[in-house]
Overview
Predicted 3D model of a 1458-nucleotide RNA (small-subunit ribosomal RNA) from an uncultured bacterium.

RNA sequence: AGAGUUUGAUCCUGGCUCAGGAUGAAUGCUGGCGGCGUGCCUUAAGCAUGCAAGUCAAGGGGAGUCGCUUCGGUGACUAACCGGCAGACGGGUGAGUAACGCGUAGGAAUCUACCCCUAGGAGGAGCAUAGCCAUUCGAAAGGAUGGGUAAUUCUCCAUAGUCUCUUCGGAGUAAAGGACUUAACGGUCCGCCAAGGGAGGAGCCUGCGUCCUAUCAGCUUGUUGGUGAGGUAAAAGCUCACCAAGGCUAUGACGGGUAGCUGGACUGAGAGGUCGAUCAGCCACAACUGCACUGAAACACGGGCAGUACACCUACGGGUGGCAGCAACUGGGAAUAUUGCGCAAUGGGGGAAACCCUGACGCAGCGACGCCGCGUGAAGGAAGAAGGUCUAAGGAUUGUAAACUUCUUUUGCUAAGCCGUUCACAGCUUAGAGAAUAAGCCUCUACUAACUACGUGCCAGAAGUCUCGGUAAUACGUAGGAGGCAAGCAUUAUCCGGAUUCAUUGGGCGUAAAGAGUACGUAGGCGGUAUAGUGUGUCAUAUCUUAAAGACCAAGGCUUAACCUCGGAUAUGGAUAUGAAACUACUAUACUAGAGGUUUGACAGGGAUGCUAGAACAGUUAGUGUAGCAGUGAAAUGCGUUGAUAUUAACUGGAAUACCAAAGGCGAAGGCAGGCAUCUGGGCUUUACCUGACGCUGAGGUACGAAAGCUAGGGGAGCGAAACAGAUUAGAUACCUGUGUAGUCCUAGCCGUAAACGAUGUCCGCUAGAUUUGUGUCCUUUUGGGUACGAGUCGCAAGUUAACACGUUAAGCGGACCGCCUGGGGAGUACGGUCGCAAGACUAAAACUCAAAGGAAUUGACGGGGACCCGCACAACCUGUGGAGCGUGUGGUUCAAUUCGAGACAAAACGAAAAACCUCACCAGGGUUUGACAUAUUACCGUUUAUGCACCUCGAAACAGGAGCAGAUCCUUUUUGGAUGGUAAUACAGGUACUGCAUGGCUGUCGUCAGCUCGUGCCGUGAGGUGUUCCCUUAAGUGGGGAAACGAGCGCAACCCCCGCCAAAUGUUAAAUGAUCAUUUGGGACUACUCCAUGUUUUGCAUGGGGGGGAAGGAGGGGAAGACGUCAAGUCAGCACGGCCCUUAUACCCUGGGCUACACACACACUACAAUGGCGAAAAACAACGUGUUGCUAGCCAGUGAUGGUCGGCUAAUCACUCAAAUUUCGUCUCAGUUCGGAUUGGAGUCUGAAAUUCGACUCCAUGAAGCCGGAAUAGGUAGUAAUCGCGGAUCUGCAAGCCGCGGUGAAUACGUUCUCGGGUCUUGUACACACCGCCCGUCAAGGCAGCAAAGUCGGAAGCUAUCGAACUGCGUGAAUGCGUAGGAGAUAGAGGUCGGCGAUGAAGCUUAAGUCGUAACAAGGUAUCCCUAGCUGAAGCUGCGGCUGGAUCACCUCCUU
Repeated sequence: AGAGUUUGAUCCUGGCUCAGGAUGAAUGCUGGCGGCGUGCCUUAAGCAUGCAAGUCAAGGGGAGUCGCUUCGGUGACUAACCGGCAGACGGGUGAGUAACGCGUAGGAAUCUACCCCUAGGAGGAGCAUAGCCAUUCGAAAGGAUGGGUAAUUCUCCAUAGUCUCUUCGGAGUAAAGGACUUAACGGUCCGCCAAGGGAGGAGCCUGCGUCCUAUCAGCUUGUUGGUGAGGUAAAAGCUCACCAAGGCUAUGACGGGUAGCUGGACUGAGAGGUCGAUCAGCCACAACUGCACUGAAACACGGGCAGUACACCUACGGGUGGCAGCAACUGGGAAUAUUGCGCAAUGGGGGAAACCCUGACGCAGCGACGCCGCGUGAAGGAAGAAGGUCUAAGGAUUGUAAACUUCUUUUGCUAAGCCGUUCACAGCUUAGAGAAUAAGCCUCUACUAACUACGUGCCAGAAGUCUCGGUAAUACGUAGGAGGCAAGCAUUAUCCGGAUUCAUUGGGCGUAAAGAGUACGUAGGCGGUAUAGUGUGUCAUAUCUUAAAGACCAAGGCUUAACCUCGGAUAUGGAUAUGAAACUACUAUACUAGAGGUUUGACAGGGAUGCUAGAACAGUUAGUGUAGCAGUGAAAUGCGUUGAUAUUAACUGGAAUACCAAAGGCGAAGGCAGGCAUCUGGGCUUUACCUGACGCUGAGGUACGAAAGCUAGGGGAGCGAAACAGAUUAGAUACCUGUGUAGUCCUAGCCGUAAACGAUGUCCGCUAGAUUUGUGUCCUUUUGGGUACGAGUCGCAAGUUAACACGUUAAGCGGACCGCCUGGGGAGUACGGUCGCAAGACUAAAACUCAAAGGAAUUGACGGGGACCCGCACAACCUGUGGAGCGUGUGGUUCAAUUCGAGACAAAACGAAAAACCUCACCAGGGUUUGACAUAUUACCGUUUAUGCACCUCGAAACAGGAGCAGAUCCUUUUUGGAUGGUAAUACAGGUACUGCAUGGCUGUCGUCAGCUCGUGCCGUGAGGUGUUCCCUUAAGUGGGGAAACGAGCGCAACCCCCGCCAAAUGUUAAAUGAUCAUUUGGGACUACUCCAUGUUUUGCAUGGGGGGGAAGGAGGGGAAGACGUCAAGUCAGCACGGCCCUUAUACCCUGGGCUACACACACACUACAAUGGCGAAAAACAACGUGUUGCUAGCCAGUGAUGGUCGGCUAAUCACUCAAAUUUCGUCUCAGUUCGGAUUGGAGUCUGAAAUUCGACUCCAUGAAGCCGGAAUAGGUAGUAAUCGCGGAUCUGCAAGCCGCGGUGAAUACGUUCUCGGGUCUUGUACACACCGCCCGUCAAGGCAGCAAAGUCGGAAGCUAUCGAACUGCGUGAAUGCGUAGGAGAUAGAGGUCGGCGAUGAAGCUUAAGUCGUAACAAGGUAUCCCUAGCUGAAGCUGCGGCUGGAUCACCUCCUU
């Protein structure tokens, strides 16, 4: 000192969270020692038991016990009692208290036992009473009556001073003795009385300070003051009587809530913030309430009386008690200790003293509760041991760590001793043995130091925040390792910090939260120039105080530290005294620059009232006139033959004022518009004069304040919420249409809000301009120019800003005052209050919930935004598909199985360039288990073996079992080893099992679209931009120009192949050197030449139209070639590969079946529906690419034919496939389900093959279905193309309507870019970024949560009224127990207000992966959005009126520069 978290990324605003320190703590795991501290924060709840305040025998008398005794007494001890002092201290607690309670600084009207000082006194007399004795009541506690008695008990008399009172004459008030000693007088000591003073203590008064709340705004009757009286130690309404009507309050009275205050403690750089345990000072309290007595002091913690609650004893009559003292107990609670020892020390009470008492205190015990210190060993030790973990299998790490060697003994253990006048508890010394008795906790994704393996698989779980986990998790759990701290470590809670996140130090308000709608103005705050005085603030010096402890500095004592002791400095504050006089304040006197006034003249939709004008509109009347009008995207409702619309004339009515008009004017704002008149406000300019700071701002307050709305009365043409109807639609409570009521208008009143906006408070000063306008002035005077002040607009210097932007009209630089903000939601809501007729307005929370919400800008993507451009994209044209039959593929269904994959374009004659078996992955059944295949090891066997062939039994085969034949023939150390075969065993094989969302490779697609980037520089805080945009051009980011860019790369083009032209060379098998053909190598085309035209600023570039030349002309035609990337696109079943799964099975073999099923739906083809045709014949004509020895097969023969037989050629420019077909010619058919069409079916065959039934192709005969050109929709094609015709090849035993090639014949059309689709560039909007298949709103339904209202119900606190009223006190009375009276805690009853708990139900809110209905918002979001207001509707919402731009697009205008 900062960090994480909003975004695709950025900057800002802003909250949340973390790292630090602390604690009277608690919880979890763990735990060796010592020192010093500390320990019921909760129920001021209740308390068994013991102790915590007694002492004095030298005040009194004395029952009793003991000792001695000469029995007379005497001595010692001592209970109870009278008396004295103490018990008001010490100790506890924090309930109450917001107060003179506390803190601080002062004050005067007081008291003071014990202590100290001073100077005095102490004479005389007397009456009682307890104890005791006797009687007696009671269970007890406790009494009652009678009789004796003492005192330092009590009373009286005397005396009286510096004491009190006083009318200054005087009057009044006291006492106590005791002990020791002396022969006695007396003396000493302790006491006693009255005074004065001191010290310490106590009481009282005052200034200042002392929490939150205004959703508490008025409070007060002893209240404020006076007089008199009473009362107190003492001033005083402290109390009472009378009199007056005061006193307090926005600087917060009164009320409510909370709280003991302080020194100080924690934190913080500080200023501050939070807290008030231990220690110290003060206060208050003692079960709760009241009261007094005694006393120096109490209204008294361990005293009294009474009431209340609770508890205990009881013989039921009555009594007793008060741990917030120390321990202990119960309860409560997350939680807090021993019923210990001692008066040795310090201190206190009593006493003459000894001494007694002391749970104060000193110690010990318990608790890691805190702080501090020590230890758990030290040094050496690499074979880097073993084991663990990981591994790339080599190693790495744990790790000098251990073992091992040497050494030491703190702490602990054992044993002995010592010490102080006293001494509870402690302490100290020495010796011995022995590494022994002693390490854990948390963390390891980032923040934040520290990483791997396995397990798990959105599960279990983690998490302070962001988040992690869905099969390769450094984030869960475990292990290894590492990091941190350490007798502790983590967690939880709380406080401060970080947080400049309440900002005095030290923030903001155009758009992020935030300027009140506007003005006037009260209190308050602030305030021009000069002089003088005072000395309020201010400043200086001195004094007093600011307790001690604590904190700071230094020293000292415990072995150190913590801790303790001592000294010093500080102490911001308060008070007093003296001084200074600049500023501030006050007083006084002046001034004119601020402000105001008078005067002159212009300017303007400023306001109010009255009068008035024309256009338009509607209505009424009358005329003309006839069938429509109106309305819309299109319609319909509506109006019209009872005469509309249209048109003419007249009249009536209400509202609003075209053009001028503007960026313009006025007004505080809202707002203001025909003209005229009257009344009236303010501003501005200008001249001279006057007043003399009169000013600025402005909490409360007052006034004004659009539209809508409300009340009452008018008015009502048009428009028009609501309502009704017609459309649209899936619906349409809307948008559109037709009617239409309130309203809109006027008068009087209310409301008081708007996107009331410049989203920008008012005032003053300072800091470059340009232009418009008002007024004055100067110069020119035609325009115009300069200047001063005022009012508006624009763009920019400096500067500011997160950026956008603002920029003399500031959002710049400063000053004064006011208002407002502090994360989003809940909510401008609830409750309360004020205002209002109401609607509602103003004021204004909390619980709960989220980790964001937000501003500006950037890059993309998208838009039912814009501009430009392109493409068989549309258009134009040709032929199809979609209808039929058949073929093939897919879906679905079925099935034992119908194996799997592919799914918009970019799956569907696709993988598959061939499913009868095989293929084959599927199904049924049968079989095998180191395996059909590979490598290795071991053992055994076999034979020199390998290998091949055929046979028998079972069987469908595989398999199982058996028995043979043939047979080339290895090396060697010579029967052993190698090699090889078999059997067995082990490693392993094997898998078309899964994951294409773990992957490689390959492929599709956008798209052969023209794009995608980089380096350096420059701009920007930054993301990014520039370059790559702009203009012209191109098929092209192709080229050129300009330009803060200059260059470059991948793409484009070109290089490559084929075709077309030419040349040369070569030429087998053709042919015969000519032509062709084939092969090879070259050439050729580049706007190179020329004319005209066009574009732009251009000498440059480009385009268009011709021309020439040329085989070919503007890329000559095709192909191959596919940038950065997108789609988690496709493929684990081509192959490869990570992980996972199976292993007598998900592997392997075999037979049979299936992939060929069939109501149906889709896709792609084939054949057709016929005459541009079919058939026949014959006749005639013309190809190219290719293929062939397990092959192609000529010719000939047989068969109707498929085909068969036979023989010849060809390993191919040689032979064969191979007769190409459409075409042409002739004949026939004559528009029909046909001589079209050929499906289907029956029969007979051919071929391939081991096999043709499921399930092949072909031939012949017979049969002769649908179909007569195809709905919505949709495909291909721009030239040798479409269309049409045939041919070849791969696969292949066989099977082609598919695929890949080949040639033949050979068109039509393109005006053009409005529209559809796709793409590119620029621009614009955006709430999208998984990027529009996006985002997102509200009702309803369901679960959960917290709050509000609520009939009522329960409780608390404080008062009021009435009645009763204890103790006690005052007064009166009395001889008296008393009586009377006043007050009095409290009790009972009542009426209210207030606060809180619960609450059926109601209405809202928040929240919850996948509910319902719509689609309101974000793009022009498909009706621009939003604000106020009113009405309406399932819901978002819609509509009316007024307003804003925080609206896109287009057009116009204006402005700026030149």
Rfam family: Bacterial small subunit ribosomal RNA. Gene Ontology terms of the family: ribosome and structural constituent of ribosome. The family is grouped with related families in Rfam's "SSU clan". Its mean pLDDT, the model's own confidence on a scale to 100, is 81.